[in-house]
């Protein structure tokens, strides 16, 4: 310099004026037990959204309920090691795919592989099941076309048919039961051999996943578990409308006390009927309706509502130490919304950012004898207008995912060149 890739941060800035919300202080006002409480179109002051406050997908704190243990069922997680309060998150490592490019080559291919990136990455000899279409055949498979002729038949002597052998070649497919070369054969075949692949693997390294590997084996053991299933580990339920406290009027519940609970008939009784009584219909009589209790004191539950839970916490920032890192420990400093369906905004000026227009300047081209004119370009100077995303706390944290105009910073790898 070119190419490839990764991470972190900000998310308009400053000033003035006005507005909104919580809280504190003051003013005004109301109440009374007279020093407290309530209210507020008032004044002053502090503070006032996010990296995602979002989706509510995972994990926890906190609260209430349930709970002897284990197993089964159900749900979840799934390479190994570490971090953490915990996780499906994070860090490091392993394995596999991709990956600029390199090496070898019989030019068919084989092989190595940076930074990085992706992986639902346990088990396919526990068992069951599935493998579309195409194809003869899809799992202890398969003769469709081919190839062969030891046998039989026919022959026009070229060959054809039957029976048989054959998985080398063609063809189908995502996948056809090792690859390639040589030997061998009627043709073939790990039938035999070399190399490669594959399986088992003493031993070595590593905490482990795993890696390397002497030697052995002619090759068996296709894929799918995001199919059932098996293995290992984890998991009680509901959620701040959780929960706790205070608690008006009215209605209803309970305890105690005072007064009342009558008469007649029928009936064994329970009870029924009639009369009387009380209350209501303004009063009286009649009629009608209601009542078997009524009054007082005390207690408890509970609705509207109020207070609390509520934000100082697994908190944030700096530094040091340990660690590759995630992170941990120590120390210093800081306090930063806490409301009710719920405030955080607007205007002006300057600056920045996006886009456009005008004018000047510079330079190029064309026309023209010239003066000049036309036009393209621009990290140039100025003026005017314009843009500034995604989004909105509601008990609190740790994550993940999704949305996002624009901008800033840092790092890694490869190739080439130069010093």
């Nucleotide at each position: 310099u070119c190419a490839g890739g990764c991470g972190g941060c900000c998310g308009g800035g400053c000033a003035g004026c006005c507005g909104c919300g919580u809280c504190a202080g003051g003013g005004c006002u109301c109440a009374u037990u007279c020093a407290u409480g309530g209210g507020u179109g008032c004044c002053u002051g502090c503070c006032g959204a996010g990296g995602a406050a979002a989706g509510u997908c995972c994990g926890g704190g906190c609260u209430c309920c349930a709970c002897g243990a284990a197993a089964c069922a159900g749900g979840g997680u799934g390479g190994c090691g570490g971090g953490u309060a915990a996780c499906g998150c994070c860090c490091g490592c392993c394995c596999g795919g991709c990956g600029a490019g390199g090496g070898c080559u019989u030019c068919g291919g084989c092989u190595c592989g940076a930074a990085g990136u992706c992986g639902a990455g346990g088990g396919a000899c526990a068992g069951u099941g599935c493998c579309a279409c195409a194809g003869a055949g899809a799992a202890g498979a398969g003769a469709c076309c081919g190839c062969c002729u030891u046998g039989c038949c026919c022959u026009u002597c070229g060959g054809g048919g039957c029976a048989g052998g054959u998985a080398a070649g063609g063809g189908u497919g995502a996948a056809a039961c090792g690859g390639c070369g040589g030997g061998g054969u009627a043709a073939g075949a790990g039938c035999c051999c070399a190399c490669c692949g594959c399986g088992c693997g003493a031993c070595u390294g590593g905490u482990a996943a795993c890696a390397g590997a002497a030697g052995c084996g002619g090759c068996a053991c296709g894929g799918c578990a995001a199919a059932c299933c098996c293995c290992a580990c984890c998991c009680g339920g509901a959620g701040c409308a959780a929960g706790a406290c205070c608690g008006a009027a009215u209605a209803g519940g309970g305890a105690c006390g005072g007064c009342g609970c009558g008469u007649u008939u029928c009936g064994c009784a329970a009870g029924a009927a009639a009369c009387a009584g009380g209350c209501g219909u303004g009063u009286u009589u009649c009629g009608c309706g209601c009542c078997a209790g009524u009054c007082g004191u005390c207690c408890g539950g509970g609705u509207u509502g109020g207070u609390u839970g509520c934000u100082g916490g697994a908190g944030c920032g700096g530094c040091a130490u340990g660690g590759c890192a995630a992170c941990a420990u120590g120390u210093c400093g800081c306090c930063a919304a806490g409301a009710g369906g719920a405030a955080u905004g607007g205007c002006u000026g300057c600056c920045g950012c996006u886009g456009g227009c005008c004018c000047c300047c510079g330079c190029g081209u064309c026309c023209g004898c010239a003066a000049g004119g036309a036009u393209a370009c621009g990290a140039g100077a100025g003026g005017c207008c314009u843009u500034c995303a995604c989004a909105g706390a509601a008990c609190c944290c740790g994550g993940c995912u999704u949305a996002c105009a624009g901008g800033c910073c840092g790092c890694c790898u490869g190739a080439c060149a130069c010093u």
About this RNA:
Bacterial RNase P class A from a Sphingomonadales bacterium, 419 nucleotides, folded computationally. Its Rfam family is "Bacterial RNase P class A". By type it is a ribozyme. Rfam's curators write: Ribonuclease P (RNase P) is a ubiquitous endoribonuclease, found in archaea, bacteria and eukarya as well as chloroplasts and mitochondria.